Predicted 3D model of a 525-nucleotide part of an RNA (small-subunit ribosomal RNA, 5' domain) from an uncultured bacterium. Its mean pLDDT, the model's own confidence on a scale to 100, is 85.
Context: one part of a larger RNA
RNA sequence: GGAUGAACGCUAGCGGCAGGCUUAACACAUGCAAGUCGAACGGUAACAUGAAAGCUUGCUUUUGAUGACGAGUGGCGCACGGGUGCGUAACGCGUAUGCAAUCUACCCUUUACUGGAGAAUAGCCCUUGGAAACGAGGAAUAAUACUCCAUAGAAUAGCUGAAUCGCAUGGUUCUGGUUAUUAAAGCUUCGGCGGUAGAGGAUGAGCAUGCGUCCCAUUAGUUAGUUGGUAAGGUAACGGCUUACCAAGACUUCGAUGGGUAGGGGGCCUGAGAGGGUUAUCCCCCACACUGGUACUGAGACACGGACCAGACUCCUACGGGAGGCAGCAGUGAGGAAUAUUGGUCAAUGGACGAAAGUCUGAACCAGCCAUGCCGCGUGCAGGAUGACUGCCCUAUGGGUUGUAAACUGCUUUUAUAUAGGAAGAAACCCCCGAACGUGUUCGGGGCUGACGGUACUAUAAGAAUAAGGACCGGCUAACUCCGUGCCAGCAGCCGCGGUAAUACGGAGGGUCCAAGCAUUAUCC
Numbered sequence: 001g002g003a004u005g006a007a008c009g010c011u012a013g014c015g016g017c018a019g020g021c022u023u024a025a026c027a028c029a030u031g032c033a034a035g036u037c038g039a040a041c042g043g044u045a046a047c048a049u050g051a052a053a054g055c056u057u058g059c060u061u062u063u064g065a066u067g068a069c070g071a072g073u074g075g076c077g078c079a080c081g082g083g084u085g086c087g088u089a090a091c092g093c094g095u096a097u098g099c100a101a102u103c104u105a106c107c108c109u110u111u112a113c114u115g116g117a118g119a120a121u122a123g124c125c126c127u128u129g130g131a132a133a134c135g136a137g138g139a140a141u142a143a144u145a146c147u148c149c150a151u152a153g154a155a156u157a158g159c160u161g162a163a164u165c166g167c168a169u170g171g172u173u174c175u176g177g178u179u180a181u182u183a184a185a186g187c188u189u190c191g192g193c194g195g196u197a198g199a200g201g202a203u204g205a206g207c208a209u210g211c212g213u214c215c216c217a218u219u220a221g222u223u224a225g226u227u228g229g230u231a232a233g234g235u236a237a238c239g240g241c242u243u244a245c246c247a248a249g250a251c252u253u254c255g256a257u258g259g260g261u262a263g264g265g266g267g268c269c270u271g272a273g274a275g276g277g278u279u280a281u282c283c284c285c286c287a288c289a290c291u292g293g294u295a296c297u298g299a300g301a302c303a304c305g306g307a308c309c310a311g312a313c314u315c316c317u318a319c320g321g322g323a324g325g326c327a328g329c330a331g332u333g334a335g336g337a338a339u340a341u342u343g344g345u346c347a348a349u350g351g352a353c354g355a356a357a358g359u360c361u362g363a364a365c366c367a368g369c370c371a372u373g374c375c376g377c378g379u380g381c382a383g384g385a386u387g388a389c390u391g392c393c394c395u396a397u398g399g400g401u402u403g404u405a406a407a408c409u410g411c412u413u414u415u416a417u418a419u420a421g422g423a424a425g426a427a428a429c430c431c432c433c434g435a436a437c438g439u440g441u442u443c444g445g446g447g448c449u450g451a452c453g454g455u456a457c458u459a460u461a462a463g464a465a466u467a468a469g470g471a472c473c474g475g476c477u478a479a480c481u482c483c484g485u486g487c488c489a490g491c492a493g494c495c496g497c498g499g500u501a502a503u504a505c506g507g508a509g510g511g512u513c514c515a516a517g518c519a520u521u522a523u524c525c
Stems, first nucleotide, its partner, number of pairs: 001525004006521002009518002013377006019370002021335001026333003030330003035076003040073002043069002047067003050063006083288003092213008102205002107201008115149004125138005154182007161174005186193002214260003221251003226248008263285004267278004290311005313324004341367001343366003349363001350361004380411004391402001393400002417461005425452001430447008469514005474495003480509005490497002
């Protein structure tokens, strides 16, 4: 000199864009953060409509008939998105390469199918236990839930023919032949949407290998599933991944093992570079979800707002037993030098579900708070000397200085204030009309939709009106005098100032440097 997720002191006009618990992965009140589909299903708790009946003639009852839809079965999603950095020195990350050792829901292309039958079960109803959480029994019922049969182009496995390669076990090809095994579900507004089994793609994931990746030798030896082989099991898949047997190996001063510290990278800061420092925000990967363990479901998890067990803690209880997990968004307490609102909207972008309308979305977009940072703008401009009578300060008492500063004259109105107008972000989905052909798609026209927000922006009005501080002035280092104090009080980054004329302490006048900031502290180059 530059930099910061900063903090503290004094000060403070406006706007834009960013950023905002670095500490206790401490504990959490409350609300919200993952649902959706009635075009899979049985149905009807609420609301509305229609119909019917009754009569007190404006009410009651009935009716799933319709719009819809509580609870339930079923499907898809909940493995994404969002948070945090505990652990981890590791194929975790980075980079390069590979899987002839692999899987992949939804999506795209393509091939072949989508026939028949059955047994249940939830909800509802009845009975019943419990304070609750939650159950128990009986009867009855549906499906794209479940089971069985048929079919097999395809896949898998076995046997086998021909050709070909190879010394050989054998491999490859002929979408050869043959045997066995494995499927399915319907709904519809009739336009479609689905379902099953293959093949290819895309996407995502898993696995492997080389190289790179902090400190300590006052850590020198470490290791028995350990290193390798055979066989079996297991996995989507290779493999000591696991097990049995056999061999005795494997790593290591080019640092094994042990200990400490730490998420890694793109990047960011600094520097001429080499390098050093760092990993906040944003992006990629990893790990974790009160602590430890376990699997289930599923295309995908060993699953933050799923399950089970154990533990610590908190809460409810009728003492028998139960409930919970903010490292999601807000918010509270605690800790701390220190870090914000229990806000608005799904309008846009994106996600889940749905044929769609749409519903959900603390993702996201916005608003609120904070000079935390960067950038921009303003706090007026021109004239004005008897260098004004004054005031402060200094003085050789002549004057000097503050100082064109003020007064005064003319001008302007950014900004602030007030009033009026007022966006872009929106085009789609959907509805209506029309056209084209490939007849269910595309195109054209019209209509509908804005949280932010009466915001940005524009115009008008009046008037200099609404707006400057902080640090420093001995040298380094730009800027000096007076008074007070008298090795006292104090200053100080270093050298050092202060013991009676202190440019170094305190005050004043003046000056210097930055400026809505300026200093200090901390940290890095």